[in-house]
Predicted 3D model of a 72-nucleotide RNA (transfer RNA) from a Thermoplasmata archaeon. The prediction has a mean pLDDT of 82. Taxonomically the source falls in Thermoplasmata (Archaea, Methanobacteriati, Thermoplasmatota). Its Rfam family is "tRNA". It is annotated as a transfer RNA.

RNA sequence: GGGCUGGUAGAUCAGCGGAAGAUCGCCGGUUUUGCAAACCGGAGGCCUCGGGUUCGAAUCCCGACCAGUCCA
Numbered sequence: 001g002g003g004c005u006g007g008u009a010g011a012u013c014a015g016c017g018g019a020a021g022a023u024c025g026c027c028g029g030u031u032u033u034g035c036a037a038a039c040c041g042g043a044g045g046c047c048u049c050g051g052g053u054u055c056g057a058a059u060c061c062c063g064a065c066c067a068g069u070c071c072a
Base pairs, nucleotide, nucleotide: 001071002070003069004068005067006066007065010024011023012022013021018055026042027041028040029039030038048064049063050062051061052060
């Protein structure tokens, strides 16, 4: 320098045009002498950035940045 894959909640990941969810973690409650576990509820995300397409974009297109991997 080039090819490919990826960037979404604190962490690990889904979601692939109709507007974002799971598990763990965190907070509160019930329960216990207390802790844990269990059960119930809750908070938390300008979807890496900038443009474009579209009635509508996390999703499609272009560019940039970052990470991984392969080639030179």